A computed fold for a 76-nucleotide RNA from Sulfuricurvum sp., annotated as c-di-GMP-I riboswitch aptamer. The model forms 94% of the base pairs in the Rfam consensus. It was read from a public genome assembly, where an Rfam model found it.

[in-house]
RNA sequence: AAAAUUCAAAGCCAAACCUGCUGUGAGGCAGGGACGGAAAGCUACGGGUCUCACGGGAGAUAGUCGGGUUGCCAUU
Numbered sequence: 001a002a003a004a005u006u007c008a009a010a011g012c013c014a015a016a017c018c019u020g021c022u023g024u025g026a027g028g029c030a031g032g033g034a035c036g037g038a039a040a041g042c043u044a045c046g047g048g049u050c051u052c053a054c055g056g057g058a059g060a061u062a063g064u065c066g067g068g069u070u071g072c073c074a075u076u
Stems, first nucleotide, its partner, number of pairs: 003076003012037002017032006035063001041069003045066003048061005
C1' cells in the first nucleotide's frame, strides 16, 4: 500500500421518552436521556413508508432496503 473477515470497543453516534424553539404537516434543531449501531459517516440515485394547501406538484425519512462515495479499530 492492496485485499479479505467481523469477535470485541478506548474513542464515536444516539431510539423511545421529557423540556424548549421551529414548521400547515410528516419532521427539524438544542438540552437531558440510552433502545440500539461497525459506517446509526455523507449522498434522496432506485424502491418503500410518511406529510401537505391534493398537485403532471412540493416536501419528510440515510435509525426502511438497495445503490454510490469516504473512513476508524482489530485480525489475517